Source information:
This is a predicted structure of a 72-nucleotide RNA (transfer RNA) from Vampirovibrio sp. The coordinates come from a structure-prediction model, not an experiment, and the mean pLDDT is 81. The sequence is in RNAcentral, with records from ENA. RNAcentral records the identical sequence in 2 taxa.

RNA sequence: UCCCCAGUAGCUCAACGGCAGAGCGUUCGGCUGUUAACCGGAAUGUUGUAAGUUCGAAUCUUACCUGGGGAG
Numbered sequence: 001u002c003c004c005c006a007g008u009a010g011c012u013c014a015a016c017g018g019c020a021g022a023g024c025g026u027u028c029g030g031c032u033g034u035u036a037a038c039c040g041g042a043a044u045g046u047u048g049u050a051a052g053u054u055c056g057a058a059u060c061u062u063a064c065c066u067g068g069g070g071a072g
Stems, first nucleotide, its partner, number of pairs: 001071007010024004018055001026042005048064005
C1' cells in the first nucleotide's frame, strides 16, 4: 500500500428496507426468620463517524475511524 471480516444497552449477541430486542447484569418490589434461589415491575441506545439513495436505513452505497485476519 492492497484485500477480507467485525463495530448495536454495562457485557455477550439478535434484528433479510417498515415500532431497536433477548439473555446476563443493574435497580425497585414480592416471597423467606435472614441470605441465596424463585416471581413481578422499571431504566437502558447519537446502531463507530460523516455523507448519499429511499416515502422510510441498524440494514443498501461511498469515504473515514477503531479492532482482527490475510497479501506484498